[in-house]
């Protein structure tokens, strides 16, 4: 440096829910709140799922905590 993930140290993020808030919608943003996470960082690159327009095929959004895969990174036990 590369795998790797521990009854370790130091810390991270934050589900459902509930409040405002933005949108047809999925949903996201904040503030609470924690279920869980060793990449629950980030990136639609394939697929799933979901929504919104069609209806015939497709178009466009969401979802990265749905899988795969890209980059990148703390510590350092076996």
């Nucleotide at each position: 440096c590369u795998c790797c993930g521990a009854g370790a140290a130091g810390g991270g993020c934050a589900a459902a829910c509930c409040u405002g808030u933005a949108g047809u919608g999925a949903u996201g943003c904040a503030g609470g709140g924690g279920c869980g996470c060793a990449a629950a960082g980030u990136c639609u690159c394939a697929g799933g799922u979901c929504c919104g327009c069609a209806a015939u095929a497709g178009c466009g959004g969401a979802u990265a905590g749905c899988u795969g895969g890209g980059c990148u990174a703390c510590c350092g036990a076996a």